Notes: Predicted 3D model of a 258-nucleotide part of an RNA (large-subunit ribosomal RNA, domain VI) from a Candidatus Nomurabacteria bacterium. NCBI's taxonomy places the organism under Bacteria, Bacteria candidate phyla, Candidatus Nomuraibacteriota. The sequence was found in a public genome assembly.
Context: one part of a larger RNA
RNA sequence: CGUUGAUUCUUGAGGGGAUUUGUUUUUAGUACGAGAGGACCAAAAUGAACGAACCUCUGGUGUGACUGCUGUUCUGCCAAGAGCAUCGCAGUGUAGCUAUGUUCGGAAUGGAUAACUUCUGAAAGCAUCUAAGAAGGAAGCCAACCCCAAGAUUAGGAAUCGUUUGAGACCCGUAAGAGAUGAUUACGUUGAUAGGCUUUAGGUGUACGCACAGCAAUGUGUUGAGCCGAGAAGUACUAAUCCGUCGAUCCUAUUAGG
Numbered sequence: 001c002g003u004u005g006a007u008u009c010u011u012g013a014g015g016g017g018a019u020u021u022g023u024u025u026u027u028a029g030u031a032c033g034a035g036a037g038g039a040c041c042a043a044a045a046u047g048a049a050c051g052a053a054c055c056u057c058u059g060g061u062g063u064g065a066c067u068g069c070u071g072u073u074c075u076g077c078c079a080a081g082a083g084c085a086u087c088g089c090a091g092u093g094u095a096g097c098u099a100u101g102u103u104c105g106g107a108a109u110g111g112a113u114a115a116c117u118u119c120u121g122a123a124a125g126c127a128u129c130u131a132a133g134a135a136g137g138a139a140g141c142c143a144a145c146c147c148c149a150a151g152a153u154u155a156g157g158a159a160u161c162g163u164u165u166g167a168g169a170c171c172c173g174u175a176a177g178a179g180a181u182g183a184u185u186a187c188g189u190u191g192a193u194a195g196g197c198u199u200u201a202g203g204u205g206u207a208c209g210c211a212c213a214g215c216a217a218u219g220u221g222u223u224g225a226g227c228c229g230a231g232a233a234g235u236a237c238u239a240a241u242c243c244g245u246c247g248a249u250c251c252u253a254u255u256a257g258g
Stems, first nucleotide, its partner, number of pairs: 001151001005161006014148004020048007032037001050105005058099004065092005070085006109143003116136004168246003172188005193239003196235005202228003209222005250258003
């Protein structure tokens, strides 16, 4: 830009993905074979590699968080802290993101066939799977499974709403299950969209102060404390205000045509 208003839901022409395979057990030490050895067919179990999704578990990261430690500057000093030193170093670690972690997948089935195997059967009194006719037959092909899909310009279909009494969309704002920007998605007071506040899963690991014990370092009690809490729930306190923009039919020779 088109599909000739819009919203929602769809059909599926067409396209893409996947299609892998080992071992073990039963059948069965059976058939077969002198023995050694050792099946077809059929049924089941468990893996490898590959792929997808996810983070409950196992781990990783986690420059948010908590704790310990060193040097130094500062907060007048003690104590307690803050800044800087690769995130100063070290130990843990929520959310998120992750694999080596978890779950799932390849299946079953149908059709047409290949090589091949057949039936009946002439040409050619026989024979012959083939010439007419009929039947099987593969990890392969077409479907089936999953995904995209009406720019499928053949631009499809349905329902509903609307054409100035204007459906819907945009802009704007708060954001994240989204994200380089657009876009997408959620919400915009008829509101839990984000922040704040309250509570909390969870993290760290027993705060400061005070009291007591000890000459002191330090320990004990208050105390699983204090701090945090990207997660969860609640709550309109703050911000999503008001205004605005676009928006659906034109031509002609007009009872009709394009």
Model confidence (mean pLDDT): 87 of 100.